Record summary:
A computed fold for a 336-nucleotide RNA from an Actinomycetota bacterium, annotated as Bacterial RNase P class A. It matches the Rfam family "Bacterial RNase P class A". The family's RNA type in Rfam is ribozyme. The sequence is in RNAcentral, with records from ENA. Model confidence (mean pLDDT): 78 of 100. It is recorded under the gene name rnpB. Taxonomically the source falls in Actinomycetota (Bacteria, Bacillati).

RNA sequence: UGAGUCGGCCGGGUGGUCGCGGCGUGGGCGUUCCGCACCGCGUCGAGGAAGGUCGGGGCUCCGCAGGGCAGGGUGCUGGCUAGCGGCCAGUCGGGGUGACCCGCAGGAAAGUGCCACAGAGAACAGACCGCCGAUGGCCUUCGGGCACAGGUAAGGGUGAAACGGUGCGGUAAGAGCGCACCAGCACCCGGGGUGACCCGGGUGGCUCGGCAAACCCCACCCGGAGCAAGGCCGAAACGGGGAGGGCGGCCCGUCCAAUCCCCAGGUAGGCCGCACAGAUGGAUGGCCACCGCUCCGCAAGGAGUACAGAACCCCGCCUACAGGCCGACUCACCGU
Repeated sequence: UGAGUCGGCCGGGUGGUCGCGGCGUGGGCGUUCCGCACCGCGUCGAGGAAGGUCGGGGCUCCGCAGGGCAGGGUGCUGGCUAGCGGCCAGUCGGGGUGACCCGCAGGAAAGUGCCACAGAGAACAGACCGCCGAUGGCCUUCGGGCACAGGUAAGGGUGAAACGGUGCGGUAAGAGCGCACCAGCACCCGGGGUGACCCGGGUGGCUCGGCAAACCCCACCCGGAGCAAGGCCGAAACGGGGAGGGCGGCCCGUCCAAUCCCCAGGUAGGCCGCACAGAUGGAUGGCCACCGCUCCGCAAGGAGUACAGAACCCCGCCUACAGGCCGACUCACCGU
């Protein structure tokens, strides 16, 4: 200098002017309490994501003895947290030259099931081509021939995957059939780590495919609905009861147009829940000037300035975003 990786942060400023909402306060108005579609003043008034509403919690109401089944969720290890499918640090696997990144990362040796297309054959497999044909069969000029019974997983071919790899022996040809080394599996031992796991050594049968984002098994967790939750006050009308009146000597009972008083329910409505923005699901804005930033232009100048806006609150995750700042690190080249 160029190309990158990771982490953190900002995301317009000042002034003027016209407006909006909450609270306080002064005046005005309505008969004081109390209130107001009135006029001032003061003060406060969106975000890093307020978004998606994905996970968890607070709060509220309903349900609930305890245990199990069913259903759903989570799924390497340790820690943090009120909790989470979150965060931090690690392990293992994969990718990158590297900084670093990605992972729905328990069990396939409990059982069942599936493995498209191609291919002869897709799981305790398979003779399509090929190889052999020792043995048996047929022929024979007795040298052998045929490739009939059959043998064979070395080689070819198909496939994402073909039942360990290399070599030597062995054989008719072959084959873990035998052996050596390597890989893998199971078990044992030693060492390190809290742990996932890592390092080293030994023994064994010689070899065991993949899929659980298929059923399933294992471990842990989970009651439902949500602020339009829910609570308080509460008209009018309807209804019920009492008083009163009619029937009646009285009680019970029954009937009563209107009026008056009382009661229940909780509709209309109001308040709380509800906040150092905050509701009527409704405010938080517009314009102008100067400055800043980015792009274009030699210049004068011109264009642009994102994503998006609370609705009970909080902790996370994910997604969107013009432009910019800071820090740590990697690789390549050059100079000293």